A computed fold for a 110-nucleotide RNA, annotated as SAM riboswitch aptamer (S box leader).
């Protein structure tokens, strides 16, 4: 990079570098940000995957509950929200709901 599958409305800082941009891209919308943006540090969330305990079983791998030792990931708004199908309401603007797309992460595989 591609392919497959699982999640995606909980949750995390009054720290320090740092200094002008940031919400993935396109388009529109609507917000963060000198009362300090990204980046990095440190800290803290959660528990994908190893490994741990402890229970249960049909003794096999399993499953469940803790727990947080390593491997990642995350740490404003629902993935910030619209964009392509449907469906329901309608004052024909539009609201809302479900699905898809895309994306983002984790885990297997090419």
């Nucleotide at each position: 990079g591609c392919c497959u599958u699982a999640u995606c409305a909980a949750g995390a800082g009054u720290g320090g570098u740092g200094g002008a941009g940031g919400g993935a891209a396109u388009g529109g919308g609507c917000c963060c940000a000198g009362u300090g943006a990204a980046a990095c540090c440190c800290g803290g969330c959660a528990a994908c995957c190893u490994g741990g305990u402890a229970u249960u079983u049909u003794u096999a791998c399993a499953a469940u509950a803790c727990a947080a030792a390593g491997g990642u990931g995350c740490u404003a708004a629902a993935u910030c929200c619209c964009a392509c199908a449907g469906a329901a309401u309608g004052c024909u603007a539009a609201u809302u709901c479900u699905g898809a797309a895309a994306g983002a992460u984790g885990a297997g595989g090419u």